Molecule: Guanidine-I riboswitch aptamer
Organism: Chloroflexaceae bacterium
């Protein structure tokens, strides 16, 4: 901004960094001949891990919209009559059933966070096409 609507939340992933756990190197102590083992300190995420954070443009699930229709009345055409089928109209609000739709989408630098980073938030931002 468009569009009848073009949304929200939960979990999960790409990704993410070190607060904590653990790994890894160092140390001081215990123990002790060393190693292991237990209690502390310091460092390391160029440490594959659990906790953690985590997408408008990734997935799923669930809620939610938004269009049609049908569900009920009445007039009208049709028909001997009923039904059906058509057609016009109702407050047909609201409830209900059913269908279908929710599209599209390239994207910085820069700042923000009480643990720190990012594809998280400034942001469908600025620019581009």
């Nucleotide at each position: 901004a468009u569009u009848a609507a073009a949304g929200g939340u939960u979990u999960c992933u790409a990704g993410g960094g070190u607060u904590c756990c653990g790994a890894c190197u160092u140390u001081g102590g215990g123990a002790a001949a060393g190693g292991c083992c237990c209690c502390g300190g310091a460092g390391u995420g160029u440490c594959u891990g659990g906790u953690c954070c985590g997408a408008g443009a990734g997935a799923a699930a669930c809620c939610g919209g938004c269009u049609g229709c049908c569900c009920c009345c009445a007039a009208g055409a049709u028909u001997u009559u009923c039904a059906u089928c058509c057609u016009u109209g109702g407050c047909g609000a609201u409830c209900g059933g059913c269908a279908g739709c929710c599209a599209c989408a390239c994207g910085g630098c820069g700042g923000g966070a009480a643990a720190a980073a990012a594809g998280c938030c400034c942001g469908g931002g600025a620019g581009g096409u």